[in-house]
RNA sequence: GGGCGAUUAGCUCAGUUGGUUAGAGCGUCUGCCUUACAAGCAGAAGGUCAUCCGUUCGAGCCGGAUAUCGCCCA
Numbered sequence: 001g002g003g004c005g006a007u008u009a010g011c012u013c014a015g016u017u018g019g020u021u022a023g024a025g026c027g028u029c030u031g032c033c034u035u036a037c038a039a040g041c042a043g044a045a046g047g048u049c050a051u052c053c054g055u056u057c058g059a060g061c062c063g064g065a066u067a068u069c070g071c072c073c074a
Base pairs, nucleotide, nucleotide: 001073002072003071004070005069006068007067010026011025012024013023019057028044029043030042031041032040050066051065052064053063054062
């Protein structure tokens, strides 16, 4: 330098054919329970869907560029 893949909550990951308010587990916080802690039960908070541009009535999803990480080739 070239090719391929990945990027979504604090972490690990889903997300159907583009359709109106984006989800799970773990973690965090609050309450209950307990002498207390853990476990358990109930609830809550937490998101620039990497960034920018474009296509579209409408984009996490489609196209392009850039960035970061991984693999391969030179």